[in-house]
RNA sequence: UGAGUCAGCCAGGCAAUCGCUGCCACAUUUAUGUGGGGGAGGAAAGUCCGGGCUCCAUCGGGCAGGGUGCCAGAUAACUUCUGGGCGGCGCGAGCCGACGACAAGUGCAGCAGAGAGUAUACCGCCUAAGUACGCAAGUACCGGUAAGGGUGAAAGGGUGCGGUAAGAGCGCACCGCACAGCUGGUAACAGUUUGUGGCAAGGUAAACUCCACCCGGAGCAAGACCAAAUAGGCUUCCAUAACGUAUGGCCCAUAUGGGAAGCGGGUAGGUUGCUUGAGUCAAUUAGCAAUGAUUGACCUAGAGGAAUGAUUGUCCAAGACAGAACCCGGCUUACCGGCUGACUCAACUU
Numbered sequence: 001u002g003a004g005u006c007a008g009c010c011a012g013g014c015a016a017u018c019g020c021u022g023c024c025a026c027a028u029u030u031a032u033g034u035g036g037g038g039g040a041g042g043a044a045a046g047u048c049c050g051g052g053c054u055c056c057a058u059c060g061g062g063c064a065g066g067g068u069g070c071c072a073g074a075u076a077a078c079u080u081c082u083g084g085g086c087g088g089c090g091c092g093a094g095c096c097g098a099c100g101a102c103a104a105g106u107g108c109a110g111c112a113g114a115g116a117g118u119a120u121a122c123c124g125c126c127u128a129a130g131u132a133c134g135c136a137a138g139u140a141c142c143g144g145u146a147a148g149g150g151u152g153a154a155a156g157g158g159u160g161c162g163g164u165a166a167g168a169g170c171g172c173a174c175c176g177c178a179c180a181g182c183u184g185g186u187a188a189c190a191g192u193u194u195g196u197g198g199c200a201a202g203g204u205a206a207a208c209u210c211c212a213c214c215c216g217g218a219g220c221a222a223g224a225c226c227a228a229a230u231a232g233g234c235u236u237c238c239a240u241a242a243c244g245u246a247u248g249g250c251c252c253a254u255a256u257g258g259g260a261a262g263c264g265g266g267u268a269g270g271u272u273g274c275u276u277g278a279g280u281c282a283a284u285u286a287g288c289a290a291u292g293a294u295u296g297a298c299c300u301a302g303a304g305g306a307a308u309g310a311u312u313g314u315c316c317a318a319g320a321c322a323g324a325a326c327c328c329g330g331c332u333u334a335c336c337g338g339c340u341g342a343c344u345c346a347a348c349u350u
Stems, first nucleotide, its partner, number of pairs: 001346010012315007020039002023036005041321001045332002048330005053219004058253001060252004065215005070084005085099001086097004100210002105208002107204002122149002124145003130141004157175006176199001177197004181192004223272004233263006243257004279298008
C1' cells in the first nucleotide's frame, strides 16, 4: 500500500418560519387560549420460536400427537446465546454443522456390472485330487479360486513375507480396526512402546422407525368495571345418570345436572387494561465468555379510523430499507452508505 475476517457505532445535525399531537400548569366563553416539556426502528417488517400478563379450569392419570437431539454453562424461557469436543471448508484471520441409534425391525439406491446385502464368477488363474483319451508333452470333463483385470459413486481392510496346484488373514510382521486397561479432562472426548482378538453383517434415519428428555388451551378483538336497551322470544333434537357437560383429540378418574343446533331481536357507548419495565446508561467486581452482583444516575410515544409534517439556509460521510397499536428476549428477511477497533494474507521499503 492492497485484499480480506470478526466486532461495535450512526440513521441526519444546527438555525429560522408555518403546521400536528398525548401529558402538566394557569386562565376561561366547557370550547378555546397561553406557557412548559416530550413525540416511530435497527430492523418497528415476517408472525418463525420463547415468555411476561389475562381468562377457562379438575392446574389428575394414560394413549395418540407434537418438539428437541455432542458436552458443559447462561437465561424468565427457547429450536436462542457463550465456551468446548468432533467432522467439513479456507494459505490464514475465521466460517458451517438437521451432531443420539443401521448388530430391534421394515424400506430405498437409476444406468452399468457376474454380483449392491448375511450381495459374486464376466474376462481370467490352477490342473493338485478324481474320470476318459494319449508313447509322451498334453487335451477334455469334473473341480478349486476371489490375489490380477473390467463395470460402477461404492465390489469391504492395506503393505510385505511365507504357504499353496493356483490362491485367500490361510499363517506371520507392521499399520489399521474392535474391546478392555492406564493417563488427562466435570464431560463430550483425546492420548497410549499396556494387553487380547484375525476382527469385517457396506450406504441411507432432512426414510418409516427405535431410544432419551420436554409439552393444557385460548389470547389485549385476552380480561375488568360503569351506563343503557331488548323479546326471561320462537322452533327442533338428545337426555334422567347406562346419558351429557367441564378451553386441542380419545379413554379413565373427579365434580356436576341439563346439553346441542337453528331463526329472530337488543347493545356494540364510556372508563380501564395502556406503559416504571426480566428497563437504559456509567463505574466497580466475579467469570475465558454468554451473563450475574453492588453502587449511582436517568425516565425515553401511548394514538383510538390512528398525531411527529412542509419550506429555506448551512454543515457533513449520507439518507437507502422503511411507520409503534399490550410488552419483552431471540431468529429470519430488506437495506444507500459511512465511521472506529482488533486480527490475517500478499507485495515493497528501512
RNAcentral holds the sequence, with entries from ENA and Rfam.
Bacterial RNase P class A from Alteromonas sp. 5E99-2, 350 nucleotides, folded computationally.
It matches the Rfam family "Bacterial RNase P class A". Its family is annotated with dimeric ribonuclease P complex, ribonuclease P activity and tRNA processing in the Gene Ontology. The family's RNA type in Rfam is ribozyme.